Transfer RNA from a Patescibacteria group bacterium, 74 nucleotides, folded computationally. Its Rfam family is "tRNA". Rfam classes the family as a transfer RNA. From the family's description: Transfer RNA (tRNA) molecules are approximately 80 nucleotides in length. Their secondary structure includes four short double-helical elements and three loops (D, anti-codon, and T loops). The organism belongs to Bacteria candidate phyla, within Bacteria.
[in-house]
RNA sequence: GCUGGGAUAGCUCAGGUAGUUAGAGCGAGGGACUCAUAAGCCCUAGGUCGGAGGUGCAAGUCCUCCUCCCAGCA
Numbered sequence: 001g002c003u004g005g006g007a008u009a010g011c012u013c014a015g016g017u018a019g020u021u022a023g024a025g026c027g028a029g030g031g032a033c034u035c036a037u038a039a040g041c042c043c044u045a046g047g048u049c050g051g052a053g054g055u056g057c058a059a060g061u062c063c064u065c066c067u068c069c070c071a072g073c074a
Base pairs, nucleotide, nucleotide: 001073002072003071004070005069006068007067010026011025012024013023019057028044029043030042031041050066051065052064053063054062
């Protein structure tokens, strides 16, 4: 340099053929339970969906460019 994949909550990841509320587990905070602690149970908070544009009634999702990460080829 070329090709392919990836970037979504603090971490690991879902998110069908664009469709109206953006989710799970872990972690964090709280509650209840217990003599007490842990486990398990219930609840809550936490997101500009990597950045910028475009298409469209509507974009996490489609298109273009840029940044970064991974793999392969040269």